[in-house]
RNA sequence: GCCGUGGGAGAGACCCUUGCGGGGGCGCCGAAGGAGCAAACCGGUUUCUUGAGGGAGAAACCCGUUAAACUCUCAGGCAAAAGGACUGUGGC
Numbered sequence: 001g002c003c004g005u006g007g008g009a010g011a012g013a014c015c016c017u018u019g020c021g022g023g024g025g026c027g028c029c030g031a032a033g034g035a036g037c038a039a040a041c042c043g044g045u046u047u048c049u050u051g052a053g054g055g056a057g058a059a060a061c062c063c064g065u066u067a068a069a070c071u072c073u074c075a076g077g078c079a080a081a082a083g084g085a086c087u088g089u090g091g092c
Stems, first nucleotide, its partner, number of pairs: 001092007012026001014025004027078003033074001034072003040065002043062008
C1' cells in the first nucleotide's frame, strides 16, 4: 500500500415550488478530496563587526522547500442507510 472484518464524530427527516425527474431559498457541519498559514532549513543580496589574510560572526531583505485533527468551506455533508479522517485485528 491492497483485500477482509470490528469501532468511528459533527451539523435543518428545514421552507417554497413541481409535470415527482427536478428547480429555488435560508440556516448549519468538517473527518472523503481540495486550498491556505508558522517556526525552521537551503541559497542569494546589502550593511555592520572582527581578522594580516584565507575567513568567521551578526542584522535586514529576497528566492526556494515544508505540517496538522489548525484555518477556509471550492467539493462533500446535515433522520436511517450509505459515506467517513483515524483506528483494532486477520491476510497478501